[in-house]
Source information
RNAcentral holds the full RNA, with entries from ENA. The part of an RNA shown here (large-subunit ribosomal RNA, domain II) has 695 nucleotides and comes from a Pseudomonadota bacterium. Its Rfam family is "Bacterial large subunit ribosomal RNA". Its family is annotated with structural constituent of ribosome and ribosome in the Gene Ontology. The source organism's lineage runs through Bacteria, Pseudomonadati and Pseudomonadota.
Context: one part of a larger RNA
């Protein structure tokens, strides 16, 4: 890992709703107890509950009662009345209560053959080096200390085998080994290593520890075994056959609550009701948003005015005065701001009354839920960075629970809601060259950048289109010829400043024109040059400026390898805009056939409920979850079959059904099986790191 078999909502009491059957103002017996054909029927048993009456705490009264003085008042009742007993099912409780799984907690009992430390007896350390003490001799002292030589053999010395550890590396890592093995290292007469015998022990926190929470039999922050026991698990996982109808929620409020729970809301079934939901129209209403106001308030915020008060100067014995380019309240002029501003003030949206469309989609009582992590998108807001596939609201839609065609792929986007089938048609969204189904469709028109086929401020004689102002046969722009002076080096500043350092000023003359000068340039001058003027030249459609617009162009750098159209490829397009006419194109819609629900009609059966067939319309996407039919397995009873002329199993086949699933023939087996009503369940397997075998 694959197969096979086993593998989860059960039983029992009690409440409760429905159904379906008995009796009914009544229902109904437990325990027991008797008969028999004795795991059972049957008959007896009225104790007892439950209803037929309620109020009150209660005495208690009673169609009333209780509060209260009350024949006010008011609550709870009476009136209309139905219950009850079994059984089945749906819930609910209390019990392991669908099933598997805790880590724990508590008892009791086993363990020191491992390993810790104690005890008692025993064992064991190759060789080699170092050379304390002490004696002993010599030397020395007043003696002693002391010095040398020798001797001597101390030592948790020192090198290193056994032994006994376990330092770094490598190898191993389904291993040779649930801790090894090479290699390399500690210690090695010691707190030394060891064999044997003993003892200490598990929670009123046990033993033992040269002390790590070490170790206590591959287990230790509390051993192991058994029980309590099916502990508990608001968590994880799983929970077994079909069809058919509906068909949800990730919301509010509350919670030792936040992944869990109770109402509520949304789903669903059963009953019962109503001009009820919903939608547009018409009236009426209720508001304080977008927008708009800045004054109408409460605040913000600029300049100027003007002016209380305040600083500074001056002036001053004191009172007071003056200035003032400084702060500056109110006030006034101008522009302005606001989610907690409003003199205003919409849409949309919401309530109420009418009408009309509309159908039961509405309410109301009961049963059963599930949900109470939601996500994206588009609009209004916040939080945040006018950041996030970012948080939090309201709103709407999509998934969630929804397939199908388009977005190259792609839950949330665009278009669309699949009940089965068909080698039939029509069209959405989005497409018609090729890859790919359908136009190299047509009509006007941009774009040159492969823009398309990613991106801002910003910048630019790209190109279109429109607008406005100048200049132009009195000759315009360009280009060329030539002039571009004189006062005068204007003035101050300066070393110098002469059109050109910098400040002021910016006139006068002559002229066709010419700045107290537009740029180069010199120390300062010189010197090119331009403004201006005149010629040359010849433009009808010249030449400038400015601004709106379409469409392109720069701005533009990223990590494996083109990779920023799905690709090939594509320029009067196979690009972009406008227009127009085919076409393709979904499980949409239409077309033929078929099945189901579900409403109406009709017939025809029924004792009631009902139940069949026909016809018409409408519906049949779906996770959680209600709700309805059904099919299959083991047994049980009744009835009735079948079968050694071969049951059940098992293999195989082209049948039947709408599914679960049923037959029927062969062959294999070799002995019990089926139908057809009715019952009861160990009642249906892929999933549970599921249990057991098997390979």
């Nucleotide at each position: 890992g694959c197969c096979g078999g086993c593998g989860a909502g059960u039983u029992a009491c009690u409440c409760u709703a429905a159904g379906u059957g008995g009796c009914a103002a009544g229902g109904u017996u437990a325990a027991g107890u008797g008969u028999c054909u004795c795991a059972g029927a049957c008959a007896c048993g009225g104790a007892g509950c439950c209803g037929u009456a309620g109020c009150g705490a209660a005495a208690g009264c009673g169609a009333g009662u209780c509060c209260g003085a009350a024949u006010a008042g008011g609550g709870c009742g009476c009136c209309c009345u139905a219950g009850u007993c079994a059984c089945u099912u749906g819930g609910a409780g209390u019990a392991g209560a669908c099933c598997c799984g805790a880590a724990a907690c508590u008892g009791c009992g086993c363990g020191a053959u491992c390993u810790a430390c104690c005890c008692c007896u025993g064992g064991u350390c190759a060789g080699g080096g170092u050379g304390a003490a002490g004696c002993c001799g010599c030397g020395g002292u007043a003696a002693c200390g002391c010095g040398c030589g020798g001797u001597g053999g101390a030592g948790g010395c020192c090198c290193g085998a056994a032994c006994u550890g376990g330092u770094g590396u490598c190898u191993g890592u389904u291993g040779a080994a649930a801790c090894a093995g090479g290699c390399u290292c500690g210690g090695a007469u010691g707190a030394a290593c060891u064999g044997g015998g003993g003892g200490u022990a598990g929670u009123c926190u046990g033993g033992u520890g040269a002390a790590a929470u070490g170790c206590c039999a591959a287990u230790c922050g509390a051993g192991c075994g058994c029980a309590g026991a099916g502990a508990u698990a608001g968590c994880u996982g799983g929970u077994u056959c079909u069809c058919c109808c509906c068909g949800a929620a990730a919301u509010g409020u509350a919670u030792u609550g936040a992944g869990g729970u109770a109402c509520a809301g949304c789903c669903u079934c059963a009953c019962g009701u109503a001009u009820u939901a919903u939608g547009c129209c018409a009236u009426g209403c209720a508001g304080g948003u977008a927008g708009a106001g800045c004054c109408a308030c409460u605040g913000g915020a600029u300049g100027g005015g003007c002016u209380a008060g305040g600083g500074g100067c001056c002036c001053u014995a004191c009172c007071a005065g003056g200035c003032u380019a400084c702060c500056g309240a109110a006030c006034c002029c101008a522009a302005c701001c606001a989610a907690a501003c409003u003199c205003c003030g919409a849409a949309u949206g919401g309530c109420a009354u009418g009408g009309c469309a509309g159908g039961a989609a509405g309410c109301g009582u009961g049963g059963g839920a599930g949900u109470g992590a939601g996500a994206c998108a588009g609009c209004g807001a916040c939080g945040g960075a006018u950041g996030a596939g970012c948080g939090c609201c309201g709103u709407u839609g999509u998934c969630a629970a929804a397939a199908g065609g388009g977005a190259a792929a792609g839950a949330g986007c665009c278009c669309a809601g699949a009940c089965c089938g068909c080698c039939c048609g029509c069209u959405a969204a989005g497409g018609u060259c090729c890859c790919u189904a359908a136009g190299c469709g047509c009509u006007g028109g941009c774009u040159a950048a492969g823009u398309g086929u990613g991106a801002a401020a910003g910048g630019a004689u790209g190109u279109u289109g429109g607008a406005u102002c100048g200049c132009a046969u009195a000759g315009a722009c360009a280009g060329c010829c030539a002039g571009g002076a004189g006062g005068u080096u204007g003035g101050c500043u300066u070393g110098g400043a002469a059109g050109c350092a910098g400040c002021c000023a910016u006139c006068c003359u002559u002229g066709a024109a010419a700045c107290a000068g537009u740029g180069c340039g010199u120390a300062a001058c010189a010197g090119c040059u331009g403004a201006c003027u005149g010629g040359c030249c010849g433009a009808a459609c010249g030449u400038g400026a400015u601004c709106c617009u379409g469409c392109g162009c720069c701005g533009a750098a990223a990590a494996u390898g083109g990779a920023a159209g799905g690709g090939g490829g594509c320029u009067u397009a196979a690009g972009c805009c406008a227009g127009u006419c085919a076409c393709c194109g979904a499980a949409g819609c239409g077309g033929c056939g078929g099945a189901c629900u579900u409403u109406g009609g009709a017939a025809c059966c029924c004792u009631c409920c009902g139940g069949u067939u026909c016809c018409a319309a409408a519906g049949u996407g779906g996770u959680a979850g209600g709700g309805g039919a059904g099919c299959g397995u083991u047994c049980u009873g009744c009835a009735u079959g079948c079968a050694g002329c071969g049951a059940a199993g098992g293999g195989g086949g082209a049948g039947c059904g709408g599914a679960a699933g049923c037959a029927c023939c062969c062959c294999u087996g070799g002995a019990g099986c089926g139908u057809g009503c009715a019952g009861a369940a160990g009642u249906g397997a892929g999933a549970a790191u599921g249990c057991c075998g098997g390979c």
Model confidence (mean pLDDT): 86 of 100.